This is a predicted complex of two RNAs, RNase P RNA and transfer RNA, with 441 nucleotides together.
Rfam match: Bacterial RNase P class A. Rfam classes the family as a ribozyme. From the family's description: Ribonuclease P (RNase P) is a ubiquitous endoribonuclease, found in archaea, bacteria and eukarya as well as chloroplasts and mitochondria. Its family is annotated with tRNA processing, dimeric ribonuclease P complex and ribonuclease P activity in the Gene Ontology.

[in-house]
RNA sequence: GGAGGAGGCUGGACGAUCGCUCGCGUUCGCGCGGGAGGAAAGUCCGGGCUCCACAGGGCUGGGUGGUGGGUAACGCCCACCGUCCGUGAGGAUAGGGAAAGUGCCACAGAGAACAGACCGCCGGCGAUCUCGCUUCGCGAGGUCCUCGGUAAGGGUGAAACGGCGAGGUAAGAGCUCACCGCAGGAACGGGGACGUUCCUGGCAAGGCAAACCCCACCCGGAGAAAGGCCACGUAGGAGGAUCCGCACGGCCCGUGCAUGGUCCUCGGGUAGGCCGUUCGAGGCCGGCAGCGAUGUCGGUCCCAGAGAAAUGGUCGUCACCGAACCGCGAGGUUCGGCACCAGAACCCGGCUUACGGCCUCCUCCCGAU
RNA sequence: GCCUGAGUAGCUCAGUGGUAGAGCAACGCAUUCGUAAUGCGUAGGUCGUGAGUUCGACUCUCACCUCAGGCU
Repeated sequence: GGAGGAGGCUGGACGAUCGCUCGCGUUCGCGCGGGAGGAAAGUCCGGGCUCCACAGGGCUGGGUGGUGGGUAACGCCCACCGUCCGUGAGGAUAGGGAAAGUGCCACAGAGAACAGACCGCCGGCGAUCUCGCUUCGCGAGGUCCUCGGUAAGGGUGAAACGGCGAGGUAAGAGCUCACCGCAGGAACGGGGACGUUCCUGGCAAGGCAAACCCCACCCGGAGAAAGGCCACGUAGGAGGAUCCGCACGGCCCGUGCAUGGUCCUCGGGUAGGCCGUUCGAGGCCGGCAGCGAUGUCGGUCCCAGAGAAAUGGUCGUCACCGAACCGCGAGGUUCGGCACCAGAACCCGGCUUACGGCCUCCUCCCGAU
Repeated sequence: GCCUGAGUAGCUCAGUGGUAGAGCAACGCAUUCGUAAUGCGUAGGUCGUGAGUUCGACUCUCACCUCAGGCU
């Protein structure tokens, strides 16, 4: 200098002035105080809170999935393990079960899951041709037919029923052996996932579970338009469908209630106010425990609350960034910029997505010293 | 604010793991004096976008984008 990897911080500060909104005070003139985010977003998970449901049992359904821990909880976070990717810093990981069962594996290929024999290799019977000889025959070689053996090699495929080498064989083959892989067992290490070493087996058990499924664990439903109170209005009216019952929010058993129930359409009324609603698993600072996520203790602070929805404009000073000039240098002067994504609507913890700027650490390559 | 559903050719829709199709429309030819209809043929697809699972994804999973509908 080039190419990358990981992490963190930040989204200007203060003042004046003109507005907007909420609260409090008021002599009704006004005064004082508060006023967006890192994602307030997507609404993808989890919880608080509220209402409904809940005698009991079974089925169905949804989600999660290495181990240990954190947490109110989680599909989130932390640490570690295994596998895969990268030269590396590092990254990815829905990562239980394929010897419970079912299913799928297109095309190509001989054969795709208790597989298979196209070419090839090898053996036997036979036919035929050539050659040789010790000539009614024997031997060697070639070609063809047929019956077998084989799975080394070729070829197909994403995948071919362990891999490579040696021995062995008619040719071959875990047929045998060494190494690797795999399976079972033992010892040791670790809290565990798991790792290391040794012994045995002679290879059996292809892949897919983000296919059905099995196993383990978790989950009642709906969501502030939840829900409560006040005020106002009013027609428990009409028509249709369906069940003969209805409820236990999907189904069944079972239980309970009762003469109607459920759904749709039309018609009529109201479309106002208050609460819920902002003090909370809260923010900041510090100590301690822990590798860490996080927990705990002490101090301190009160920090938006609208209801179609406020949070903005201008100016000044400082800080920061960039450019130009001056200066050996520390630095100084002038000019410009202060942006991006976006905007609370019951509240929190996460994830994901959008986005401006700055900083730190680390890796690889090239060059110079 | 909350909750559902859908994106495939110009339009309307099929396709639920194995080379993406149908109807209409478009274009060319034939037929006709000419047009329509009809017949024959042709072209047209990042399957909304990006990742993942798989040998292989329109299809399965996740994230995002766009559109539609419902709840007082």